[in-house]
RNA sequence: GCGGAAAGCCGGAUGGCCGCCGUCGUGAGGGAAACCUCGCGGGGGAGGAAAGUCCGGACUCCAAAAAGCAACGGUGCCGGGUAACGCCCGGGCGGGGAUCGGCGGGGAAACCGGCCGGGAACCCGACGGAAAGCGCCACAGAAAUGAAACCGCUCCGGGCGUGCCCGGAGUAAGGGUGAAACGGUGGGGUAAGAGCCCACCGCGCCGCUGGCAACAGGGGUGGCACGGCAAGCCCCACCGGGAGCAAUGCCAAAUAGGGACCGCGCGCCGCAAGGCUGGGCCGCUUUUGCCCAAGCAGGUCCGGGUUGGCAGCUAGAGCCUUUUCGGCAACGGAAGGGCAAGAGGAAUGGUCAUCGAACCGAAGGCAACUUCGGGGAACAGAAUCCGGCUUACAGGCUUUCCGCGCAU
RNA sequence: CAGGGUGUAGCUCAGCAGGUAGAGUACCGCACUCGGAAUGCGGAAGUCGCGAGUUCGAGUCUCGCCACCCUGACCA
Numbered sequence: 001g002c003g004g005a006a007a008g009c010c011g012g013a014u015g016g017c018c019g020c021c022g023u024c025g026u027g028a029g030g031g032a033a034a035c036c037u038c039g040c041g042g043g044g045g046a047g048g049a050a051a052g053u054c055c056g057g058a059c060u061c062c063a064a065a066a067a068g069c070a071a072c073g074g075u076g077c078c079g080g081g082u083a084a085c086g087c088c089c090g091g092g093c094g095g096g097g098a099u100c101g102g103c104g105g106g107g108a109a110a111c112c113g114g115c116c117g118g119g120a121a122c123c124c125g126a127c128g129g130a131a132a133g134c135g136c137c138a139c140a141g142a143a144a145u146g147a148a149a150c151c152g153c154u155c156c157g158g159g160c161g162u163g164c165c166c167g168g169a170g171u172a173a174g175g176g177u178g179a180a181a182c183g184g185u186g187g188g189g190u191a192a193g194a195g196c197c198c199a200c201c202g203c204g205c206c207g208c209u210g211g212c213a214a215c216a217g218g219g220g221u222g223g224c225a226c227g228g229c230a231a232g233c234c235c236c237a238c239c240g241g242g243a244g245c246a247a248u249g250c251c252a253a254a255u256a257g258g259g260a261c262c263g264c265g266c267g268c269c270g271c272a273a274g275g276c277u278g279g280g281c282c283g284c285u286u287u288u289g290c291c292c293a294a295g296c297a298g299g300u301c302c303g304g305g306u307u308g309g310c311a312g313c314u315a316g317a318g319c320c321u322u323u324u325c326g327g328c329a330a331c332g333g334a335a336g337g338g339c340a341a342g343a344g345g346a347a348u349g350g351u352c353a354u355c356g357a358a359c360c361g362a363a364g365g366c367a368a369c370u371u372c373g374g375g376g377a378a379c380a381g382a383a384u385c386c387g388g389c390u391u392a393c394a395g396g397c398u399u400u401c402c403g404c405g406c407a408u
Numbered sequence: 409c410a411g412g413g414u415g416u417a418g419c420u421c422a423g424c425a426g427g428u429a430g431a432g433u434a435c436c437g438c439a440c441u442c443g444g445a446a447u448g449c450g451g452a453a454g455u456c457g458c459g460a461g462u463u464c465g466a467g468u469c470u471c472g473c474c475a476c477c478c479u480g481a482c483c484a
Base pairs, nucleotide, nucleotide: 001404002403003402004401005400006399007398008397009396010395012355013354014353015352016351017350018349020045021044023042024041025040026039027038028037029036030035047379051390052389054388055387056386057385058384059244060243061242062241063288064287066286067285068284069283072240073239074238075237076236077091078090079089080088081087092127093125094124095123096122100117101116102115103114105112106111128235129234133233134232135229136228137227150175151174152171153170154169155168156167157166158165159164160163183201184200185199186198187197188196202224203222204221205220206219208217209216210215248311249310250309251308258302259301260300261299262298263296264295267276268275269274277293278292279291280290281289304483305482306481318339319338320337321336322335323334324333325332326331359374360373361372362371363370364369409480410479411478412477413476414475415474418433419432420431421430427464435451436450437449438448439447457473458472459471460470461469
C1' cells in the first nucleotide's frame, strides 16, 4: 500500500429566560373522613434500547408451597460463571472461509470450468438418542429400506436372413431416475462381475495413552451387518405448583348486605368444653394444619353500590469509578470515592443566543483537500423492580487481528 | 400495564401425523327469455400477514417481527 475480519464507545453541546412533575423544609387553606391543595426556598427529573413482553428472578397472594405420583410444558456437546436462566465465558466437534497444493477435462492461446485434500484472522451451529419401538419418504424410477434386473455386460440352449432374435441363468462394475440407490478410491481377480481378495480412507467392536469432561491420538479386530427425518410421535437426562403490582394490605364513602343455578350436607357421644365421623381447602395420594355441621366452608352467573385516599414504590443480587488480589475469561474478593424521577393515563417542555455532524451549492487546487454560504440531527420515550435475549437506529469516534506485496 | 386469541380468493370460512390450495357467495362469458331474475354450463381470481430456519419438499413444524380482536378495578 492492497485485501479480508472483529470489538468497544458516543449518539447533539453550553448558557439565559419562562413553564411542568415528584421530594425535603416552611407558611397558609380545604374536606364528613381517610387525607389533600396552594405559596416560598433547597435539591432532583428518560434510554441504549425506557420497546417487544420472549426467557430468568425478586416481591405478594393462593392453608404449608412440605413429600411422592400423574399429566402438561421447557431445556439438551463438555466444563465453568451466576440469585437464576433458553444468558455469559472457555473448550470440543461439525460447517463456512482469503488462499495454497494435487489430479483430470475443454481451448490454437489468453483462459474457462470440475473433483480431492489442507486451511489465516474470523464467522455460523435448536449440537442428547435413528442397532428401544411406531410412523413418513410425494413425483420420477425396474427398485425407496424385511431392496431392486429397465438399458447394458457375460455364459448356456434354440432359430435363421451369420449378427440379430427368442428363452434360461449369472451380474449391482457402467448408463438412466431421484433429495436419497445397501460403504468410497485404486489394484488384483473373473465368462462378465462382485469385500470375492489386498492397500488406504470411512464405519462398528475391544484394549491402551492424554484430558475433570466433551473428545482426541494410536493399536488390534470385523469384510460391512447400521439410508434420511426426533423444529413427527417417542426414549433418556435435567428443570418447572398456580397467578400476577389491575399482585396484595389498610382506611373512608355508598347500597336491595339481594337473587338464580351447581356442589356438599341434613350426623353420633357429651350438661358443656370437646371428641368421633363426614365434607371443603392444588389433578391424585400422604403429612401437618385451617374451615363447616345447618344453610353453608366452596364455585358460576345476574342484579345493586363506589369510581375516593394511603401503603406496596423504589437504596437493591444497585450503578459508575480508582487501586489491588485470584482467574485464560465470564466473574469473584478487598479497600476508597461518587450517584439517585418515582406520580394519577402519567411531568421530563418551550423559546432566545453561541457552537455544531450528515447533506447541498460556489470558488481555488493535478489530487488529497482548503475557504465561503446554506442547512440544523436517527430510533424512540420510564409506569413494581432487577439480570438477559430479540427487534429499531441518521451519523460519528477509537482500538485490535490476519493474509499478500513493496521498502528499510 | 398484564393475560389470551386470530390472520387462507372481493367477503364468510374449510384444509393437516408435511407431497400440485378448496367450498359457499360475489364477479365474467354462454345458454334459456320479448327483457330481467332464477336455473344450467363454462371461466377467472391467492406473495396462505411478513421474514428467517428445519426438511428433498412448509399454508401445515420451529423462531423472530407486523396488524387486528377479546378479557381484567373495588365493596357488599
Two RNAs folded together computationally: RNase P RNA and transfer RNA, 484 nucleotides in total. It holds a member of the Rfam family "Bacterial RNase P class A". Rfam links the family to the GO terms tRNA processing, dimeric ribonuclease P complex and ribonuclease P activity. The coordinates come from a structure-prediction model, not an experiment, and the mean pLDDT is 75.